[in-house]
Context: one part of a larger RNA
RNA sequence: UUGGGCGUAAAGCGCGCGCACGCGGCUCGUCGCGUCAGGAGUGAAAUCCCGGGGCUCAACCCCGGGGCUGCUUCUGAAACGGGCGGGCUUGACACCGGUAGAGGCCGGUGGAAUUCCCGUGUAGCGGUGGAAUGCGUAGAGAUCGGGAAGAACACCCGUGGCGAAGGCGGCCGGCUGGGCCCGGAGGCGAGAGCCUAUGUCUGACGCUGAGGCGCGAAAGCGUGGGGAGCAAAACAGGAUUAGAUACCCUGGUAGUCCACGCCGUAAACGAUGGGUGCUAGGUGCUGGGGGGAGAGACCCCUCGGUGCCGCAGCUAACGCGUUAAGCACCCCGCCUGGGGAGUACGGCCGCAAGGCUGAAACUC
Numbered sequence: 001u002u003g004g005g006c007g008u009a010a011a012g013c014g015c016g017c018g019c020a021c022g023c024g025g026c027u028c029g030u031c032g033c034g035u036c037a038g039g040a041g042u043g044a045a046a047u048c049c050c051g052g053g054g055c056u057c058a059a060c061c062c063c064g065g066g067g068c069u070g071c072u073u074c075u076g077a078a079a080c081g082g083g084c085g086g087g088c089u090u091g092a093c094a095c096c097g098g099u100a101g102a103g104g105c106c107g108g109u110g111g112a113a114u115u116c117c118c119g120u121g122u123a124g125c126g127g128u129g130g131a132a133u134g135c136g137u138a139g140a141g142a143u144c145g146g147g148a149a150g151a152a153c154a155c156c157c158g159u160g161g162c163g164a165a166g167g168c169g170g171c172c173g174g175c176u177g178g179g180c181c182c183g184g185a186g187g188c189g190a191g192a193g194c195c196u197a198u199g200u201c202u203g204a205c206g207c208u209g210a211g212g213c214g215c216g217a218a219a220g221c222g223u224g225g226g227g228a229g230c231a232a233a234a235c236a237g238g239a240u241u242a243g244a245u246a247c248c249c250u251g252g253u254a255g256u257c258c259a260c261g262c263c264g265u266a267a268a269c270g271a272u273g274g275g276u277g278c279u280a281g282g283u284g285c286u287g288g289g290g291g292g293a294g295a296g297a298c299c300c301c302u303c304g305g306u307g308c309c310g311c312a313g314c315u316a317a318c319g320c321g322u323u324a325a326g327c328a329c330c331c332c333g334c335c336u337g338g339g340g341a342g343u344a345c346g347g348c349c350g351c352a353a354g355g356c357u358g359a360a361a362c363u364c
């Protein structure tokens, strides 16, 4: 390479947008590029295959035939793929009307708690397995009242919702993204349906996506601010212990918070890439629409989302099972024994930390 794979064995890029590439709905016409048929030319010899022959056989050699999977050219076919042109509406998009939501950004604002300060007040508080360090007569702890500050938003809260992912939770306002549902003037009718000028717009615009660009928890970095609480960074002290650079305790700086700029990682997990179609059901939750009713609650139908259980099928098993890991097609990414190693070297990126790309010797 072929082949086989990627939930847990090695393997799905953390997520999105998207150029190129690849792939692409129904229908009519046309061209004849692919495709197919036939003819011609060429495809040297040797080699190869088949038949025959010559060296005693064989290797080897000789003769004949085939083949040389290909290319060129001519004629023809037009189903399929392709090009060009026309049409269509089911894919896709858009408009109008509703609707749920911790989706995002900015500004404002509220109460509880904590700490600190002031007042009241007097002798302990705190902490542990037990203690001690520590705090307190320079007035602590407790208590009530007043004031200040920063951070997080109890109950509601869900087996719930939203977002592409990371992620998002007090309340109010502003700006803003996405999703979902219904119908496509109207009238009559219980309904099936019927009536009338009628049947929203564009018309394949799609899917995927190497590069590229953007987003991206926590920690970390730069500049400036902020600092109540937390702190298992660090650090100091007290204990424990043979020791205790720990576990426990008292403190405590970075950090945690804000603005702007970097970093670009993760068990970034559903360890499961995206799209489309198809393939039994049952039962919850959630958002919308319709119908029924004994009319707040209930029942039925239907579309979207999200769980559980299960048929067929799949799977090494576990399990998955209309939210597939089933049945198929399209596109991308990735894997190829363990260690060495996500290391070295080089390159690119970064202020740095480091990130991305990513070996080999050797060894089992």
Stems, first nucleotide, its partner, number of pairs: 004335003007318002012332001014215004022207002025088007033081002035077008048066007091205001092202001094200001095184002097181003103176007110153001114149006124135002161168002186195003220262006229256002235251004273331006281309012313320002337364003346357004

Predicted 3D model of a 364-nucleotide part of an RNA (small-subunit ribosomal RNA, central domain) from an uncultured bacterium. The coordinates come from a structure-prediction model, not an experiment, and the mean pLDDT is 84.